Description:
Predicted 3D model of a 73-nucleotide RNA (transfer RNA) from a Bacteroidales bacterium. The coordinates come from a structure-prediction model, not an experiment, and the mean pLDDT is 81.

């Protein structure tokens, strides 16, 4: 340089033939238990890497650029 695979809350991650609240754990907050703290329970907050494109509708398709990984020369 080429070529191919990734990028989703704080963290691991689900969701990929294009539509129905972006959903799980664990963390954290808030309140209920409780003498109190711990367990448990119930509620919360919080994400699609960034721009662009198709399309009535994009995490999902296409293009680009950034970053991580693997192939090759």
């Nucleotide at each position: 340089g080429u070529c191919g695979g990734g990028u989703u809350c704080u963290a691991c991650u689900a969701g990929u033939c294009g539509g129905u609240c972006a959903g799980g754990u664990a963390a954290c907050g808030a309140c209920a238990c409780u003498c109190u703290c711990a367990c448990u329970g119930u509620c919360g907050a919080a994400a699609c890497a960034g721009g662009g494109g198709u399309u009535c509708g994009a995490a999902u398709c296409c293009c680009c650029u950034a970053c991580c990984c693997g192939a090759u020369a």
The same sequence occurs in records of 2 taxa.
Rfam family: tRNA. It is annotated as a transfer RNA. Rfam links the family to the GO term triplet codon-amino acid adaptor activity.